A computed fold for a 72-nucleotide RNA from a Thermoplasmatota archaeon, annotated as transfer RNA.
Its Rfam family is "tRNA". Gene Ontology term of the family: triplet codon-amino acid adaptor activity.
The source organism's lineage runs through Archaea, Methanobacteriati and Thermoplasmatota.
[in-house]
RNA sequence: GCGGGUGUAGUGUAGGGGUUAUCACAUGGGCUUCCCAAGCCUAUGACCCGGGUUCAAAUCCCGGCACCCGCA
Numbered sequence: 001g002c003g004g005g006u007g008u009a010g011u012g013u014a015g016g017g018g019u020u021a022u023c024a025c026a027u028g029g030g031c032u033u034c035c036c037a038a039g040c041c042u043a044u045g046a047c048c049c050g051g052g053u054u055c056a057a058a059u060c061c062c063g064g065c066a067c068c069c070g071c072a
Base pairs, nucleotide, nucleotide: 001071002070003069004068005067006066007065010025011024012023018055026044027043028042029041030040031039048064049063050062051061052060
């Protein structure tokens, strides 16, 4: 330099045009317990950046950035 893949809460993830953006861990609160842990309930918190297409974009298209793989 060329090609491909990935990018979503603090962490790991599902979702590939319309539904409240999913689940687990973590964190805060509550229940339980003499206290802690565990368990149960509840709350908080996210679509890498810019542009385009569309009535509607996390999803499709273009460019950029970061990481991974392959080729040279």
RNAcentral holds the sequence, with entries from ENA. The coordinates come from a structure-prediction model, not an experiment, and the mean pLDDT is 83.